A computed fold for a 176-nucleotide RNA from Spirochaeta lutea, annotated as FMN riboswitch aptamer (RFN element).
The sequence is in RNAcentral, with records from Rfam and Ribocentre.
RNA sequence: UACGAUUUUCAGGGCAGGGUGCGCCUCCUUCGUUGAAGGGGCAAUUCCCGACCGGCGGUGAUAGUCCGCGACCUUGGCGCCUUCCACGGCGGAUGCACAGCAUUCGACUGGCAAGACCAAACUGAACCGGUGGAAUUCCGGUACCGACGGUAUAGUCCGGAUGGGAGAAAAUCUGU
Numbered sequence: 001u002a003c004g005a006u007u008u009u010c011a012g013g014g015c016a017g018g019g020u021g022c023g024c025c026u027c028c029u030u031c032g033u034u035g036a037a038g039g040g041g042c043a044a045u046u047c048c049c050g051a052c053c054g055g056c057g058g059u060g061a062u063a064g065u066c067c068g069c070g071a072c073c074u075u076g077g078c079g080c081c082u083u084c085c086a087c088g089g090c091g092g093a094u095g096c097a098c099a100g101c102a103u104u105c106g107a108c109u110g111g112c113a114a115g116a117c118c119a120a121a122c123u124g125a126a127c128c129g130g131u132g133g134a135a136u137u138c139c140g141g142u143a144c145c146g147a148c149g150g151u152a153u154a155g156u157c158c159g160g161a162u163g164g165g166a167g168a169a170a171a172u173c174u175g176u
Stems, first nucleotide, its partner, number of pairs: 004173007017049003023042003027039005051156002053146002055069004064144002074120004079112003088108001090106007126142005148159003
């Protein structure tokens, strides 16, 4: 120095300001009554204007938009725990030879240190000009994108998540 093994640590950012007002009110006035009208107050990080943010590796040169990966979502598979292949039990109805069994219908229904498993699918969005040997990466300009649940419609709030994680770094050991 390289490879391997083990262990440890780390591994996501973001609505300033203004407007509207779904809805709410033990507020006020009038009507005169289970309320209506008008005014007032509260009221969206979600709507409108605007603001802000950008995981990891790679790429002739620095990337949210190129190539790939992770995450979310979806589907499938094997195993394990609990009395349980959760294919489970519960309730109703019907049938029968009725402490029960069968059929059918209905509403429900755990977890993983006992796998924090494996696989597949899905997976958003960029152009123009300039510089240069080289840039969809830099500079200038103008655009665009961002899971699910909650909630007044959310990339930015709350939640699953004290989770997972591409990967980054370090230490120890063995061998060359």
Annotation:
Model confidence (mean pLDDT): 75 of 100. Its Rfam family is "FMN riboswitch aptamer (RFN element)". About the family: The RFN element is a highly conserved domain that is found frequently in the 5'-untranslated regions of prokaryotic mRNAs that encode for flavin mononucleotide (FMN) biosynthesis and transport proteins. Rfam links the family to the GO term FMN binding. RNAcentral records the identical sequence in 2 taxa.